[in-house]
Context: one part of a larger RNA
RNA sequence: GCCAGAGAGUUUAUUCUGCAGGCGAGGUUAACCCAAAAGGGAAGCCGAAGCGAAAGCAACAGGUUCGUAGCUUGCAUGGAACGGCGUAUUAAAAGUGCGCGGAGUCUGUAGGAUAAGACCCGAAGCCCAGUGAUCUAUGCGUGGGCAGGCUGAAGCGUGACGAAAGUUGCGUGGAGGGCCGAAUGCGGUUUUGAUAUGCAAAUCAUUCGCGUGACCUGUGUAUAGGGGUGAAAGGCCAAUCGAACUGGGCAUCAGCUGGUUCCUCUCGAAACAUGCCGCAGCAUGACCUGGCCAGAGGUAGACGGUGAGGUAGAGCACUGAUUGGGGAAGUUGGGGGAGAAAUCCCUCGCUCUCCUGUCAAACUCCAAAGUCCCCGUCGCCGUAGAAGGCCGGAAGUCCGCACUACGGGGUAAGCUUGUAGUGCGUAAGGGAGACAACCCAGACUGUGGUUAAUGUCCCUCAAUGUAGGCUAAGUGUUAACACUGAAAGGCGUCCUAGGCCAAAGACAACUGGAAGGUGAGCUUAGAAGCAGCUACCCUUUAAAAAGUGCGUAACAGCUUACCAGUCGAGGUUUAGGGCACUGAAAAUGGACGGGGCUAAAGCCUACUACAGAUACCACAGACCACUCGUAUGAGUGAUGGCGUAGAGAGGCGUUCCGCUUGGGCAGAAGCCGGGCCGUAAGGUCCGGUGGACCGGGCGGAAAUGAGAAUUCUGGC
Numbered sequence: 001g002c003c004a005g006a007g008a009g010u011u012u013a014u015u016c017u018g019c020a021g022g023c024g025a026g027g028u029u030a031a032c033c034c035a036a037a038a039g040g041g042a043a044g045c046c047g048a049a050g051c052g053a054a055a056g057c058a059a060c061a062g063g064u065u066c067g068u069a070g071c072u073u074g075c076a077u078g079g080a081a082c083g084g085c086g087u088a089u090u091a092a093a094a095g096u097g098c099g100c101g102g103a104g105u106c107u108g109u110a111g112g113a114u115a116a117g118a119c120c121c122g123a124a125g126c127c128c129a130g131u132g133a134u135c136u137a138u139g140c141g142u143g144g145g146c147a148g149g150c151u152g153a154a155g156c157g158u159g160a161c162g163a164a165a166g167u168u169g170c171g172u173g174g175a176g177g178g179c180c181g182a183a184u185g186c187g188g189u190u191u192u193g194a195u196a197u198g199c200a201a202a203u204c205a206u207u208c209g210c211g212u213g214a215c216c217u218g219u220g221u222a223u224a225g226g227g228g229u230g231a232a233a234g235g236c237c238a239a240u241c242g243a244a245c246u247g248g249g250c251a252u253c254a255g256c257u258g259g260u261u262c263c264u265c266u267c268g269a270a271a272c273a274u275g276c277c278g279c280a281g282c283a284u285g286a287c288c289u290g291g292c293c294a295g296a297g298g299u300a301g302a303c304g305g306u307g308a309g310g311u312a313g314a315g316c317a318c319u320g321a322u323u324g325g326g327g328a329a330g331u332u333g334g335g336g337g338a339g340a341a342a343u344c345c346c347u348c349g350c351u352c353u354c355c356u357g358u359c360a361a362a363c364u365c366c367a368a369a370g371u372c373c374c375c376g377u378c379g380c381c382g383u384a385g386a387a388g389g390c391c392g393g394a395a396g397u398c399c400g401c402a403c404u405a406c407g408g409g410g411u412a413a414g415c416u417u418g419u420a421g422u423g424c425g426u427a428a429g430g431g432a433g434a435c436a437a438c439c440c441a442g443a444c445u446g447u448g449g450u451u452a453a454u455g456u457c458c459c460u461c462a463a464u465g466u467a468g469g470c471u472a473a474g475u476g477u478u479a480a481c482a483c484u485g486a487a488a489g490g491c492g493u494c495c496u497a498g499g500c501c502a503a504a505g506a507c508a509a510c511u512g513g514a515a516g517g518u519g520a521g522c523u524u525a526g527a528a529g530c531a532g533c534u535a536c537c538c539u540u541u542a543a544a545a546a547g548u549g550c551g552u553a554a555c556a557g558c559u560u561a562c563c564a565g566u567c568g569a570g571g572u573u574u575a576g577g578g579c580a581c582u583g584a585a586a587a588u589g590g591a592c593g594g595g596g597c598u599a600a601a602g603c604c605u606a607c608u609a610c611a612g613a614u615a616c617c618a619c620a621g622a623c624c625a626c627u628c629g630u631a632u633g634a635g636u637g638a639u640g641g642c643g644u645a646g647a648g649a650g651g652c653g654u655u656c657c658g659c660u661u662g663g664g665c666a667g668a669a670g671c672c673g674g675g676c677c678g679u680a681a682g683g684u685c686c687g688g689u690g691g692a693c694c695g696g697g698c699g700g701a702a703a704u705g706a707g708a709a710u711u712c713u714g715g716c
């Protein structure tokens, strides 16, 4: 891992509510007794009166009206409104609060709550009582062990020197947590080697440290769990140690993780608010669900009407911000000038004013679209019960997320935080290559058709469709998103609208001319159109600069403006728009989904076909709701059918019990294989195997249903 078997809302007591039944202003017994489902037992409990903190006081057995069901059509049970009553408050009232015109109680059952292990499994731990020092730590008693070699302390002997103290040589001697190095001695440095379901829950090989000592070791003995022992590493205390092991408290507690077993039908959420030592949790409200009461209007839509309001936009009239200019006979401001001073002038400010250009969530002279309240008409819903409401049972939810619009924060974010809507969550189907949320569309089942989004060259269902443009960049072939492509730039190309020139000949090209006063004046070594400064005239002309560029030391030379000729039809310029281009950089070769595509299979515009979904239509069927019906059933549903958490309803199956009715050795249960029936859980029949028990109906009771829990046991 697979298979088989086991495996989780139970029981008791109390209590609340619903439902069923009994009795009913009453209901009912408990322990217990007994001749035992009988009968007895009234102790007790609940109810029949409330109000008040308490002292205490203490209520309609129906006076009026409306009116539902119903029926005798004006009566009226239930109900409602008014009136009245009790009590507290008060000196007394008024007002207000609670209560009042009889329904409870017992049993059963279902769903909740509380107490218990309380749906099941799951801690780490805490406490108590014991067991351990045969491992290991340390101490103590008593034993054992350490080949061989090296070094050569003190002391002693003796010689030399010395006055002596002493120094020194040689010899002897044999010290040392001394040196090298065997041990079946101890250790454990390196290869960070081997091994890694190992030979081994710490080993093997190599290399290495110590090896007469704070040495190693046998045996006996001592210290025990908040305790020991520790040359101290939180080490060790029997493969267990930042508190051992065994048993118990114990089914510890767990707001945390995981799991929680048959079917169908109806409805169907929340991830919000408030509070909490609250933020992984609870409670209350909102939202879901089942049942009931009540009794006539309701309003999702359209139009009209009376009103409300200050957003988008816009504007500058206020509040502020803000560009440039003009004016003032204003100004106690700064600077400068004239004057002896008074004072005057210039300038920069300030204030006011006029023109001009702008900005604002906390500005508004204005001001939408849309929205909302109420009224009317239409539509739709409603006595087959709306609106409402209450009441009651009982949940789940309290980590949300995405998109669109509008906001706050942030450089930004698949960011964060709001409001509104939609969606996912809880939604399948078709499209977007794949893709919770985007686009289309809300799946009862089956068959056939029509469309939506999106598509129609091939992969791949459907147009190599029609008409007109654009693009030459493979731009593109991407609705959006996750697709990057900006500022800026250009005789790319197409379109639109202007200006100017043009048959008295434009633009371009070619041919010719481009002169004279004059070498303008100044400057300068020189300055002659052309270093620089000043000026920029006049004449002849078809035209020609006091000179556009090149050039020279300065001249010269070339050229241009300008003019004529040749030529013969548009030229030139500005603004706007479309599609392309440059700008354009990432790591293995690579992506429009791919192939591939260029008067497209790209982009823009118009049109016609076709494909395409669980959408829509038709038919058939089952179910649900409602109406009619005693029932089988019949009818209606345009505007019944997705569904997680969850609520409600009805069923299937297993085991046992009671009553009843059947089958079985001429073959029960079980097992294997097949047929048929039912929406399903399941049922039934046949054959084989098996060899002795097993069903149906009506009720009752449960140790009642397995795929998941790092589930448990067994097998493989």
Stems, first nucleotide, its partner, number of pairs: 001716006011116013026046003032040002050057002060083001063082004070075002084100006119259002122256001126249006137223009146213001148180003151176001155172007185210003191205001193204002225241001227237003262651006272285005287396001289393001291391001292389002297381003301378005307372002313366001314364002319360003324355005330350002333348006400424010429440003444621007454611003457595003463608001465607006476597002488582002492579010509566005515539003520534003545560001549558002623640001624637005652705001654702010670689008
Molecule: large-subunit ribosomal RNA, domain II
Organism: Smithella sp. SDB